[in-house]
Context: one part of a larger RNA
C1' cells in the first nucleotide's frame, strides 16, 4: 500500500400501527337549564359535554325464547299492538312485550370420549413447478395434545340394502371502465346592427331532452335517438359447450338385549348502588357466601309440599332486509333567486375586531364584438374641447336598467296672521281630448240694403 476481522454515523428485511376523520354504530362515564305553575323522589334523561373502538354499515343472532294454544320457531326493521298493560310526591308525566300482517330469509363451529397396527397436523428454511397454489429439502411447533369423526335438531359403534355427487376450462349475458360512428333548409322576401324574429315554400322524427350561435333555431353547431360499435378490467352468480369421472371418498334411507361425554368463583342466595313500565326487586355492577347432575333455568306476587309445560346457560362465528347533516360519485326538482339561497354565486371562514375560547362581514351584470376613444386644442398634470367607435356612450372600465330624499342651473308661480290640511266660487298657465264644412277666419270684386 492492500487484503482479512471488528465496529460507529448511516441504510435495510421482517414486525407494530400510537395519530387523523367521526354523518351513521357498539361500550364506558355522566350533568344542569327546564318541567311539575314553588320544591327536594320524579322530569329533562339512562339525554348534552368527556373518554375509548370499529366498519361500509355496525350492532344482533340460530333460544337456559315466547306461549298455554289445533301452539309458534335465529336475528333486524316496518305496520300494528298502544298511549294499551305497567310505572309515578299514583302529580307532572312516564310508557313495553307477546300474538297478528309485512321486507328480508340461512344456515353453522369447538371444548367435552379411545388413532394406538403407529401425531395421521401445522409453521420456517431453501430448491422446482402448471403460482390466491402445488411437491420435494433441512430443521422447528406438538402427547401439559396438533388432525379425521361428532356438537344435542343429536351422534358413534355394529348389520343391511339401494340412491345421489365434487372440479377445471372455453364463449356469451350482465357489471365496471374509456373511446368512436350517427336524420333533416343555413331555399326566397321583410324588419333588424346582427335572423334565430314575421311571411312563404320545403325537410327529418326510434331523435320537438338540453347547451351554444350577434334576439324565441327539431333540420347552423355540440348533443340527443340508435339498450348501435370497439378495446380493457373483473370474473361471485348464470346460460351453453368440452375435459374429467381418475381418485380418496362424500351424503341420505332402515334395523339394534350396543355406547351415548354437553362450558364454575359459574348459576344461584343474601346485601348496597344503579337502571327499567317491571311492581316482596327487569337488566347492570360491587361486596360477602357459594352449587347441582333422575341436574340446571324459566313460566311478570314473596315462601313450604307437589305436579304439569318450555327449553339447555356459564365458549364462538354468521350474509339480507336498517342507520347515514362525514367522504367518494352520479341524477333530479310545483325549492331560492344576490337584504333571498349556506355565514360565503366572487382571493370566505377571507378581510376585520378579541390575549384567548370563540366571533365573523360587505362585495354578481360596459358590449354581439375592446371596436376600452387614434388626432386637434387648452392645461404641468388631472380634466376639458372638438374629433373618432358603437344599434345605442342618454353603455366610457363598481360602465344594463338607474327609484327617492338631497344639490345645481333654466323657465312660471306665490307673499301679513309659518307650513301644511278640509271645502265653495272663480282666474291663470302648460298638456291633451272631443265638436266643427249648412262652419270660422282673412281678401279681392260684384249687387242690394243701412248708419
Nucleotide at each position: 500500500c492492500g487484503a482479512c476481522c471488528c465496529u460507529a454515523g448511516g441504510u435495510c428485511a421482517g414486525g407494530u400501527g400510537g395519530g387523523a376523520a367521526c354523518a351513521c354504530c357498539c361500550g364506558c362515564a355522566g350533568a344542569g337549564u327546564u318541567u311539575a305553575a314553588g320544591c327536594a323522589u320524579a322530569u329533562c334523561a339512562a339525554u348534552a359535554a368527556g373518554c375509548g373502538g370499529a366498519g361500509g354499515a355496525a350492532a344482533a343472532g340460530a333460544a337456559a325464547c315466547u306461549u298455554a294454544c289445533a301452539a309458534g320457531g335465529a336475528u333486524u326493521c316496518c305496520c300494528u299492538u298502544a298511549g294499551u298493560a305497567a310505572u309515578a310526591g299514583c302529580g307532572a308525566g312516564c310508557g313495553a312485550a307477546c300474538c297478528g300482517g309485512g321486507a328480508a330469509g340461512a344456515g353453522c363451529c369447538c371444548a367435552g370420549c379411545u388413532u394406538g397396527a403407529g401425531a395421521a397436523u401445522c409453521g420456517a428454511u431453501c430448491g422446482c413447478c402448471c403460482u390466491c397454489g402445488g411437491c420435494a429439502u433441512u430443521u422447528g411447533a406438538a402427547u401439559u395434545g396438533u388432525a379425521g369423526c361428532a356438537u344435542g335438531g343429536a351422534g358413534a359403534a355394529g348389520c343391511a340394502u339401494c340412491c345421489u355427487c365434487a372440479g377445471u376450462g372455453a364463449c356469451g349475458a350482465a357489471c365496471c371502465g374509456g373511446g368512436c360512428c350517427c336524420a333533416a333548409g343555413u331555399c326566397c322576401c321583410c324588419u333588424a346592427g346582427a335572423a334565430g324574429g314575421g311571411g312563404g315554400c320545403a325537410c327529418c322524427a326510434g331523435a320537438a331532452a338540453g347547451g351554444g350561435u350577434g334576439a324565441g333555431a327539431g333540420u347552423c353547431u355540440c348533443g340527443u335517438c340508435g339498450u348501435g360499435c370497439c378495446c380493457g378490467g373483473a370474473c361471485c352468480c348464470u346460460a351453453u359447450c368440452a375435459c374429467c369421472c381418475c381418485a380418496c371418498g362424500a351424503g341420505g334411507c332402515g334395523c339394534u338385549a350396543u355406547c351415548g361425554a354437553u362450558g364454575a368463583g359459574u348459576c344461584g342466595g343474601g346485601u348496597u348502588g344503579u337502571u327499567u313500565g317491571g311492581g316482596a326487586a327487569u337488566g347492570c355492577a360491587g361486596c360477602c357466601c357459594a352449587a347441582a347432575u333422575c341436574a340446571g333455568g324459566c313460566g311478570g306476587u314473596a315462601a313450604a309440599u307437589u305436579c304439569u309445560g318450555u327449553u339447555c346457560a356459564a365458549g364462538g362465528g354468521u350474509a339480507a332486509a336498517u342507520a347515514c347533516g362525514g367522504g367518494c360519485a352520479a341524477g333530479a326538482g310545483a325549492c331560492c333567486g344576490a337584504u333571498a339561497g349556506c355565514g360565503a354565486a366572487a382571493a370566505a371562514g377571507u378581510a376585520c375586531a378579541g390575549c384567548g375560547a370563540g366571533g365573523g362581514a360587505a362585495a354578481g351584470a360596459u358590449g354581439a364584438a375592446a371596436a376600452g376613444g387614434a388626432c386637434u386644442u387648452u392645461g404641468a398634470a388631472a380634466a376639458a374641447u372638438g374629433a373618432g367607435u358603437c344599434a345605442a356612450a342618454g353603455a366610457g372600465u363598481g360602465c344594463u336598467u338607474g327609484a327617492a330624499a338631497u344639490u345645481a342651473u333654466a323657465g312660471g308661480g306665490a307673499g301679513g296672521g309659518a307650513a301644511g290640511c278640509g271645502g265653495a266660487u272663480g282666474g291663470g298657465g302648460g298638456c291633451c281630448g272631443g265638436c266643427g264644412a249648412u262652419g270660422c277666419g282673412c281678401c279681392u270684386g260684384g249687387u242690394c240694403g243701412g248708419a